[in-house]
RNA sequence: AUGAAGAUAUGGGGAGAGAUUACCGUAACGCUGGUAACGCCGAAGGAGUAAGCCGUAAAUCCGGUGAAUCUCUCAGGCAAAAGGACUUAUAUCGGACG
Numbered sequence: 001a002u003g004a005a006g007a008u009a010u011g012g013g014g015a016g017a018g019a020u021u022a023c024c025g026u027a028a029c030g031c032u033g034g035u036a037a038c039g040c041c042g043a044a045g046g047a048g049u050a051a052g053c054c055g056u057a058a059a060u061c062c063g064g065u066g067a068a069u070c071u072c073u074c075a076g077g078c079a080a081a082a083g084g085a086c087u088u089a090u091a092u093c094g095g096a097c098g
Base pairs, nucleotide, nucleotide: 006093007092008091009090010089011088012087013086018038020037021036022035023034024033039078040077041076045074046072047071048070052065053064054063055062
């Protein structure tokens, strides 16, 4: 300073998939909660890896490194609410290029 990336705070937007079944609890129904079973979802978090790069005498082959909204589904979730990757606005910090 017509202040990049990034960080934090606040506000807005923000998907998917069971209001499943059985039992417990209740005088009973409903709601809610707990346990178990089966089914399902991916966008908290976590894990996996392509090219490339590195190692080895050598590498399509072995080992290491290595991204995602991809894959997995450990965790989490499957009415609403809440949460929610990501995104947007504002404020503060930041100090790249010039």